[in-house]
This is a predicted structure of a 92-nucleotide RNA (THF (Tetrahydrofolate) riboswitch aptamer) from a sheep gut metagenome.
RNA sequence: CAGAGUAGGAUCGACGCGUUAAGUGCCGCGGGAUGGGAAGUUGCCUGCGGACGAAGCACAGGAAUGUGCGCGGUGUCGGUUCGCAUCCGCUG
Numbered sequence: 001c002a003g004a005g006u007a008g009g010a011u012c013g014a015c016g017c018g019u020u021a022a023g024u025g026c027c028g029c030g031g032g033a034u035g036g037g038a039a040g041u042u043g044c045c046u047g048c049g050g051a052c053g054a055a056g057c058a059c060a061g062g063a064a065u066g067u068g069c070g071c072g073g074u075g076u077c078g079g080u081u082c083g084c085a086u087c088c089g090c091u092g
Stems, first nucleotide, its partner, number of pairs: 001092003008082009017072003026050007036088003040084001056069005
């Protein structure tokens, strides 16, 4: 001098969940983890409380239910891609 490497973000695919409303997103308070180590927030996760809020339809059936196509700023996994501002360390 250069590089590797996180939590996560985006996107694609698969399998699901909800559509009889959870989930997602928003606000407040508290907590947690976070490149290999220490520490850390503007990022992430989580507990409690609060406010707001939705796209269903068709077919079969006596019904429960099932199937299909949708919808949700929906969950998980995999691929691709982006990816720590401090100090120390690793590789060349």
Its Rfam family is "THF (Tetrahydrofolate) riboswitch aptamer". About the family: Tetrahydrofolate (THF) riboswitch was first reported for Ames et al. as an RNA motif in 5' untranslated (5'-UTR)regions of folate transport and biosynthesis genes in Firmicutes genomes.